[in-house]
């Protein structure tokens, strides 16, 4: 000086899934279904100190969540920061 990557924050994009009844009616009970992209669990190769442990996702479960709209959203850009610090 300072790349990649990683944190936080701001901005903008950002998906899927519901219908019956009731009721004091944008809410809440009840009924039966759904939906994967907050979070949480699982694990396949591989790795160890080998019968037990670690171990990834947009996969898989579906606890939480959600099924008008708002919100909220994994991820994606762009900008500010801030930790490391390869070269």
């Nucleotide at each position: 000086u300072g790349a990649u990557g990683c944190c936080u924050c701001g901005c903008g994009g950002g998906a899927g899934a519901g219908c019956c009844g009731g009721c004091c009616c944008a809410g809440c009970c009840g009924g039966c279904g759904c939906c994967g992209a907050a979070g949480g669990a699982g694990c396949a190769a591989c790795c160890g100190c080998c019968c037990c442990g670690g171990g990834a996702a947009u996969c898989u479960c579906u606890c939480a969540g959600g099924c008008a709209a708002c919100c909220g959203g994994a991820c994606c850009g762009c900008g500010a920061g801030g930790a490391c610090g390869a070269g």